[in-house]
Molecule: FMN riboswitch aptamer (RFN element)
Organism: Mahella australiensis
């Protein structure tokens, strides 16, 4: 120098607001919050992972959301303005992104080390 193997590390945020009700952080106003890669910088574009189900189970399939206009510029649904919309399952004396719970988990990556043969 490339390749490939092995090891540690690390790797999800967010209403102590006010109403109404026996009861709601779950409804109704308001607010706040956005994992990992790729691209001109992304909750919404194009994958992925976590979460459910099924199977021939260290894999495979399936399910499961969301964005439009305008300006800049070689390039922007991503950048600036402006309006929108989305968010897994299970719980609960009331419907849940934000509470509890599987999770002190698991992962998509990231970051660093070590030897080896060529």
């Nucleotide at each position: 120098a490339a390749a490939g193997a092995u090891c540690u590390u690390c790797a999800g945020g967010g209403a102590u607001a006010g109403g109404u009700g026996u009861g709601a952080u779950u409804c109704c106003u308001u607010a706040c919050c956005g994992g990992c890669g790729g691209u001109a910088a992304a909750g919404c574009c194009c994958g992925c992972g976590a979460g459910c189900u099924g199977c021939a189970c260290a894999g495979c399939a399936g399910c499961a959301g969301a964005u439009c206009c305008g300006g800049u510029g070689u390039a922007a649904u991503u950048c600036c303005g402006g309006g929108g919309c989305c968010g897994a399952c299970g719980g609960u004396c009331a419907u849940a992104g934000u509470c509890c719970g599987g999770a002190u988990g698991a992962a998509a990556g990231a970051a660093g080390g070590u030897a080896u043969a060529u």